[in-house]
RNA sequence: CCAUCGAAAAGGCAAACCCCGGGUAACCGGGCGGCGCAAAGCUACCUGUCCCUUGCGGGAUAGAGGGGCCGUCGAA
Numbered sequence: 001c002c003a004u005c006g007a008a009a010a011g012g013c014a015a016a017c018c019c020c021g022g023g024u025a026a027c028c029g030g031g032c033g034g035c036g037c038a039a040a041g042c043u044a045c046c047u048g049u050c051c052c053u054u055g056c057g058g059g060a061u062a063g064a065g066g067g068g069c070c071g072u073c074g075a076a
Base pairs, nucleotide, nucleotide: 005074006073012037013036018031019030020029021028022027035063041069042068043067045066046065047064048061049060050059051058052057
């Protein structure tokens, strides 16, 4: 230094509830809050789940799993 790994410390993110706003909805943005997280950073490429649609199809979810890209700290 790299990979694996995850003790300590620093810093980071932020579930549910509630409030305001947006959306037919799934859900999203902000506030509050802190359940958790070493990628809970980014990305809908694959799978899953969810919403709308008679259907074709369109959409949501990255805090469901995998893939891709990038990345903090450093004890055993």